[in-house]
RNA sequence: GCUGCUCUAGCUCAGUUGGUAGAGCAUCGGUUUUGUAAACCGGCGGUCGCAGGUUCAAGUCCUGUGAGCAGCU
Numbered sequence: 001g002c003u004g005c006u007c008u009a010g011c012u013c014a015g016u017u018g019g020u021a022g023a024g025c026a027u028c029g030g031u032u033u034u035g036u037a038a039a040c041c042g043g044c045g046g047u048c049g050c051a052g053g054u055u056c057a058a059g060u061c062c063u064g065u066g067a068g069c070a071g072c073u
Stems, first nucleotide, its partner, number of pairs: 001072007010025004019056001027043005049065005
């Protein structure tokens, strides 16, 4: 220098053919217990790495760019 892959909640990850974003764990509250833990119920939490474009509508498609990983030279 070239090519490919990954980036979504505090963490680990889903998200189908573009239709307005979810799970588990963690955290907070409650029930239960003499108390703690466990179990059960409920809540909080993300403008999807960043910037543009296409579209009525973008996590998803296109372009540029950042970080990480792998390969080639």
This is a predicted structure of a 73-nucleotide RNA (transfer RNA) from a Halobacteriovoraceae bacterium. The source organism's lineage runs through Bacteria, Pseudomonadati, Bdellovibrionota, Bacteriovoracales and Halobacteriovoraceae. It matches the Rfam family "tRNA". Rfam's curators write: Transfer RNA (tRNA) molecules are approximately 80 nucleotides in length. Its mean pLDDT, the model's own confidence on a scale to 100, is 81.